[in-house]
This is a predicted structure of an 83-nucleotide RNA (transfer RNA) from Omnitrophica WOR_2 bacterium RIFCSPHIGHO2_02_FULL_50_17. The sequence was found in a public genome assembly.
RNA sequence: GCUGGAGUGGUGGAAUGGCAUACACGCCGGUCUCAAAAACCGGUGAGGGCAACCUCGUGAGGGUUCAACUCCCUCCUCCAGCA
Numbered sequence: 001g002c003u004g005g006a007g008u009g010g011u012g013g014a015a016u017g018g019c020a021u022a023c024a025c026g027c028c029g030g031u032c033u034c035a036a037a038a039a040c041c042g043g044u045g046a047g048g049g050c051a052a053c054c055u056c057g058u059g060a061g062g063g064u065u066c067a068a069c070u071c072c073c074u075c076c077u078c079c080a081g082c083a
Stems, first nucleotide, its partner, number of pairs: 001082007010025003018066001026044006045056004059075005
């Protein structure tokens, strides 16, 4: 240099162009216990707000579309192969 693959909450990881983050782990609160562990119940993307609610969010920036994590283009990072 060329080709292919990957990048999504704190972590792993799903998602057919149609509610972004299912599910698990972790974390927080509770039940239980003398106390803990285990188990069970509830909550948990970010910022703002007393709350209702508002705004933003799938590596970055554009494009297509009524609608994009998903399709197209450029770039960044990582992995593999070729030269």
It matches the Rfam family "tRNA". By type it is a transfer RNA. Rfam's curators write: Transfer RNA (tRNA) molecules are approximately 80 nucleotides in length. The coordinates come from a structure-prediction model, not an experiment, and the mean pLDDT is 81.